RNAcentral holds the sequence, with entries from MGnify. The RNA shown here (c-di-GMP-I-GGC riboswitch aptamer) has 69 nucleotides and comes from a marine eukaryotic metagenome. Its Rfam family is "c-di-GMP-I-GGC riboswitch aptamer". Its family is annotated with cyclic-di-GMP binding in the Gene Ontology. Its Rfam clan is "c-di-GMP_I riboswitch clan". For this family Rfam cites "Bioinformatic analysis of riboswitch structures uncovers variant classes with altered ligand specificity" (Weinberg et al., Proc Natl Acad Sci U S A, 2017). Its mean pLDDT, the model's own confidence on a scale to 100, is 81.
C1' cells in the first nucleotide's frame, strides 16, 4: 500500500442440506475488502426461554494472534 504486482476472500441473491431460531454448509454469484485470515476477550445487534440459560453475527466496532508486497 486497494488508483501497484502476485494472488486471496466473496455481499446481495438462487437452488440443496443442517438447525426451532438468528443463522451455518455446499454449489453457482460478485457487492465489496489491506487482513472480508482465524480468536466470542470487550461492547453491540440478533435468536431461544416466563425466567434462568444457552446460541447467532469476526462482511458491526474494538483487542489479540498470523499473513503478501
Nucleotide at each position: 500500500g486497494a488508483c501497484a504486482a502476485a494472488g486471496c476472500c466473496a455481499a446481495a441473491c438462487c437452488u440443496g442440506u443442517c438447525g426451532u431460531g438468528a443463522g451455518a454448509c455446499a454449489g453457482g454469484g460478485a457487492c465489496g475488502g489491506a487482513a472480508a485470515g482465524c480468536u466470542a476477550c470487550g461492547g453491540a445487534u440478533c435468536u431461544u426461554a416466563a425466567a434462568a440459560u444457552a446460541g447467532a453475527u469476526a462482511g458491526c466496532c474494538g483487542g489479540g494472534u498470523u499473513g503478501c508486497c

Annotation: Of the family's consensus pairs, 90% are formed in the model.